[in-house]
């Protein structure tokens, strides 16, 4: 200085599921809308958490441990909009090893 691997920062992109239903309160108005609170029950998964497959380890075998996620679970988040979002891109700063 390069190539790769990791984090972390700013920009852009970036899904999905009742603005259900009942109470109370407010604003506003008399077509009954819309905030916010709680309580019910229906859902969604791409924050984060949680579980596993082949594989590996073991003299052989098992048990034990190590083993992935946009797969599962759905604790926690979500279900009008903004927030937030895995994950892409572009741009930049650190560690790491290795040639």
């Nucleotide at each position: 200085g390069g190539a790769u691997u990791c984090c972390g920062c700013g920009c852009g992109g970036g899904a999905g599921a009742g603005u259900g239903c009942c109470c109370c309160g407010g604003c506003a108005g008399c077509c009954g809308g819309u905030c916010g609170g709680g309580g019910c029950c229906g859902c969604c998964g791409a924050a984060g958490g949680a579980g596993c497959a082949a594989u590996c380890c073991c003299c052989u075998c098992c048990c034990c441990g190590a083993g992935a996620a946009c797969c599962u679970c759905u604790c926690a988040g979500g279900c009008c909009a903004a927030c937030g979002a895995a994950c892409c891109g572009c741009g930049u700063g650190g560690a790491a090893g290795u040639g």